[in-house]
Context: one part of a larger RNA
Molecule: small-subunit ribosomal RNA, 5' domain
Organism: museum specimen metagenome
RNA sequence: GGAUGAACGCUAGCGGCAGGCCUAAUACAUGCAAGUCGAGGGGCAGCACGGUUUUCGGACUGGUGGCGACCGGCGCACGGGUGCGUAACGCGUAUGCAACCUACCUUAUACAGGGAGAUAGCCCAGAGAAAUUUGGAUUAAUACCCCAUAGUACUACAAGACGGCAUCAGAAAGUAGUUAAAGAUUUAUCGGUAUAAGAUGGGCAUGCGUUAGAUUAGCUAGUUGGUGAGGUAACGGCUCACCAAGGCGACGAUCUAUAGGGGACCUGAGAGGGUGAUCCCCCACACUGGUACUGAGAUACGGACCAGACUCCUACGGGAGGCAGCAGUAGGGAAUAUUGGUCAAUGGAGGGAACUCUGAACCAGCCAUGCCGCGUGCAGGAAGACGGCCUUCUGGGUUGUAAACUGCUUUUGACAGGGAAGAAAUAGUCCAUGCGUGGACAGUUGACGGUACCUGUAGAAUAAGCACCGGCUAACUCCGUGCCAGCAGCCGCGGUAAUACGGAGGGUGCGAGCGUUAAUC
Numbered sequence: 001g002g003a004u005g006a007a008c009g010c011u012a013g014c015g016g017c018a019g020g021c022c023u024a025a026u027a028c029a030u031g032c033a034a035g036u037c038g039a040g041g042g043g044c045a046g047c048a049c050g051g052u053u054u055u056c057g058g059a060c061u062g063g064u065g066g067c068g069a070c071c072g073g074c075g076c077a078c079g080g081g082u083g084c085g086u087a088a089c090g091c092g093u094a095u096g097c098a099a100c101c102u103a104c105c106u107u108a109u110a111c112a113g114g115g116a117g118a119u120a121g122c123c124c125a126g127a128g129a130a131a132u133u134u135g136g137a138u139u140a141a142u143a144c145c146c147c148a149u150a151g152u153a154c155u156a157c158a159a160g161a162c163g164g165c166a167u168c169a170g171a172a173a174g175u176a177g178u179u180a181a182a183g184a185u186u187u188a189u190c191g192g193u194a195u196a197a198g199a200u201g202g203g204c205a206u207g208c209g210u211u212a213g214a215u216u217a218g219c220u221a222g223u224u225g226g227u228g229a230g231g232u233a234a235c236g237g238c239u240c241a242c243c244a245a246g247g248c249g250a251c252g253a254u255c256u257a258u259a260g261g262g263g264a265c266c267u268g269a270g271a272g273g274g275u276g277a278u279c280c281c282c283c284a285c286a287c288u289g290g291u292a293c294u295g296a297g298a299u300a301c302g303g304a305c306c307a308g309a310c311u312c313c314u315a316c317g318g319g320a321g322g323c324a325g326c327a328g329u330a331g332g333g334a335a336u337a338u339u340g341g342u343c344a345a346u347g348g349a350g351g352g353a354a355c356u357c358u359g360a361a362c363c364a365g366c367c368a369u370g371c372c373g374c375g376u377g378c379a380g381g382a383a384g385a386c387g388g389c390c391u392u393c394u395g396g397g398u399u400g401u402a403a404a405c406u407g408c409u410u411u412u413g414a415c416a417g418g419g420a421a422g423a424a425a426u427a428g429u430c431c432a433u434g435c436g437u438g439g440a441c442a443g444u445u446g447a448c449g450g451u452a453c454c455u456g457u458a459g460a461a462u463a464a465g466c467a468c469c470g471g472c473u474a475a476c477u478c479c480g481u482g483c484c485a486g487c488a489g490c491c492g493c494g495g496u497a498a499u500a501c502g503g504a505g506g507g508u509g510c511g512a513g514c515g516u517u518a519a520u521c
Stems, first nucleotide, its partner, number of pairs: 001521002004518001006517005013374006019367002021332001026330003030327003035074003040071002043067002047065003050061004081285003090210008100202002105198007113147003123136005153178005163168001183190002211257003218248003223245008260282004264275004287308005310321004338364001340363003346360001347358004377408004387399005414457005422448001428441005465510005470491003476505005486493002
């Protein structure tokens, strides 16, 4: 000198863009953060409409819109948070899988025949303080099950062209066995099953790279390898039985400490050094530890079970909970924000769609935390005014064109008027089209926000500080103090003429900031 997720002191006019618990992965009140589909189903609690009835109080009625709860489907494995753990194939990079999976989406081919039994809901009867739960009767489905049909599927037998580093792989043709489906409907469509392929996303393996300590030198029994079996989507001691005695290590094993990794960021001429906030990719975690279930996908943040600590409710029998989501609270700390608005845009889930949900996201609020920009006037003006300070003191110097005064301007601020872009559509109608789809028409949709921006009106009006002035280092005098009080980054100042302490005048530097501290190059 640079740079910071900074803090502290003094000060503070505005805007744009960014950033904002680095500490206690401490504990959490409250609200919200994942739902959706009636074009799957039985139905109908509540609302609206219609109908029937009425003693005008009402009663009845799924008939219609629609729909709480329930069954069912898809989603909840994404998005969002945090950095505890991890020195590891975790990450980075480069390869391989002839050892693998992949819902939704796309392409292609083929298919969808018949039947059966339940169960929630509803109803009835209970138990319990509650959470919740038991029994009976009855009912549906795109829920579940059985049969049929079936091959480029799977299994077994057999075949083996072309090929491969090897285990091997594998085209055509063959035989036997096994496995499927679901409907809705307003007739527009949306779905279902099987197989092949694609796309996307993942899984696994390997080479190389990846902090410090030897005041850590030996470590290891599923350990290393084999055979067989089990298991997995898949290879594999992944697991198990048996057999062998191996495997790793001064090229640093093991142990200990520390740490998420990378793209990147800061610095530096570079080589390097330091960092890993924001943004993007990967990993790990979700009160602590463990376990599986469901599912295409989880060993699942707002799912389940068990154990533990903690908190809460209780009728003492028993129950409930998990902010490292967004706000917010307490605590800790030098220190870090609102219990805000909207789904308008972008994106996501569901849905045929309308649409619903979305603390993702977009916005607004707070904070000079940073970067950038603008302003606090401009021109003229010497009696070089008054005052202050200095002085060699009837005088002079300096503050200083500074002020006053004259003229001008109006950024900004105030007021008044106008006022966006971000909006493309989707849905609708019409046209074209074999299918995707394309085109035209008219209409609707803005949280931010009456914001940005533009125009006008009056008026210099609303707006400057902070640090320093001995040398390094730009900037000097007076007074006070008298090794005191104090200063100080280093050298060092202060003991009666202190440019170094404190004040004043003047000056220098930077400027809505300026200094200090911290750690870093």